The RNA shown here (c-di-AMP riboswitch aptamer (ydaO/yuaA leader)) has 136 nucleotides and comes from a Bacillota bacterium. The coordinates come from a structure-prediction model, not an experiment, and the mean pLDDT is 80. Rfam family: c-di-AMP riboswitch aptamer (ydaO/yuaA leader). Rfam describes the family as follows. This family represents a conserved RNA structure found upstream of the ydaO and yuaA genes in Bacillus subtilis and related genes in other bacteria. Rfam links the family to the GO terms cyclic-di-AMP binding and regulation of gene expression. The sequence was found by an Rfam model in a public genome assembly.

């Protein structure tokens, strides 16, 4: 000095999924975010052994091989993401999967659930404008 691989502390990205108190662990509250369910009106119709619905998520949807099917590749898209906010420009990616189970339209009081898991880059790019912080 290089590379690996393990731990700790920090920055920083997706994502709601972060602070904070207490507890000898275990785990408990709190503010905070996020999600569901649930009237009158109002909108909607229906599925009844079926074309069942339906939540969450950015993740719909199309064409096109392969295969008896189930799935698999390939290529396009609606959206979505990329070091404070917007906007707009290049350039990169992501465009999945989970879940209720025959049932949920909106919804006020009301009720109920989450706070995970993943990862390292346009190693914080380019322009305008908005902010912040700190030093004098």
């Nucleotide at each position: 000095c290089a590379g690996u691989u393990u731990g700790u502390u920090g920055c920083u990205c997706c994502g709601a999924a972060g602070c904070c108190c207490a507890u000898g662990u275990c785990u408990g509250g709190g503010c905070g975010c996020g999600g569901g369910g649930g009237a009158c009106c109002c909108a909607a119709g229906a599925u009844u052994u079926c074309u069942g619905g339906g939540g969450u998520g950015a993740a719909u949807c199309c064409c096109g091989g392969c295969g008896g099917c189930a799935g698999c590749c390939g290529g396009g898209u609606a959206g979505g993401g990329c070091a404070g906010c917007u906007u707009g420009g290049c350039g990169c990616c992501c465009g999945a999967g989970c879940c209720c189970g025959u049932c949920a339209g909106c919804u006020a009081a009301c009720c109920c659930c989450g706070c995970a898991g993943g990862a390292g880059u346009g190693c914080a790019c380019c322009a305008a404008g908005c902010g912040g912080a700190u030093g004098g």